[in-house]
Context: one part of a larger RNA
RNA sequence: CGCAGAAUGUUGCGAAGGCUCUUCCCUAGUACGAGAGGACCGGGAAGGACGAACCUCUAGUGUGCGAGUUGUUCCAUCAGGAGCAUUGCUCGGUAGCCACGUUCGGCACGGAUAAACGCUGAAAGCAUCUAAGCGUGAAGCCGUCUUCAAGAUGAACAUUCGUUAUAGACCCCUUAUAGAUGAUGAGGUUGAUAGGCUCUACGUGUAAGCAUAGUAAUAUGUUGAGCGGAGGAGUACUAAUCGGUCGAGCG
Repeated sequence: CGCAGAAUGUUGCGAAGGCUCUUCCCUAGUACGAGAGGACCGGGAAGGACGAACCUCUAGUGUGCGAGUUGUUCCAUCAGGAGCAUUGCUCGGUAGCCACGUUCGGCACGGAUAAACGCUGAAAGCAUCUAAGCGUGAAGCCGUCUUCAAGAUGAACAUUCGUUAUAGACCCCUUAUAGAUGAUGAGGUUGAUAGGCUCUACGUGUAAGCAUAGUAAUAUGUUGAGCGGAGGAGUACUAAUCGGUCGAGCG
């Protein structure tokens, strides 16, 4: 831009992907075979690789979380802190993201076939799976399964709304399950969208101050304390104000 107004929900022409491999057990030490050995068919159980989703568990990361600690500078000093030194170093670690983790997948079935095996059957009184005709038959082909999909210009279908400034959409703003930017999604006071606050999960691990004991380092009590990024819930305190733009032709 088109599909001659919108919103929502579908159909599927078509396209892409997948449809995998191994071992063991039973049948059965059976058929077969002198023996050695050792099945078809059928049933069951594990596993490999691959793929998808996810974070309950196990791990990793987690540079604006908690703690410990070295040197040094500063806050006048003590105490308590802050900066810098690879995040100074070290020990843990929420959310998120992840694999080494968890769950799931390949099934089964139908159709047409290949090689092959057949039925009936002439040319050619016989024979012959083939010439007419009809079957069986593969991890392969077409479906069935997953994803995309009406620019499928052949522009589809259904429902609802709308008719001269309305239906609807956008600008703008708060934003995340989205994201380079657009876009997509949740919202915009008839509001829980984000921040703040309160509570909580969870992390760290018993703050500071004070008291007691000790000459002191330190220990004990107050105290599972204090602090806390992303998680959950509640709450209009703050910010989503007020507004503006586009928007259906001819017959």

Notes:
Predicted 3D model of a 251-nucleotide part of an RNA (large-subunit ribosomal RNA, domain VI) from Candidatus Magasanikbacteria bacterium RIFCSPLOWO2_02_FULL_44_11. Lineage of the source: Bacteria > Bacteria candidate phyla > Candidatus Magasanikiibacteriota. The RNAcentral record of the full RNA draws on ENA.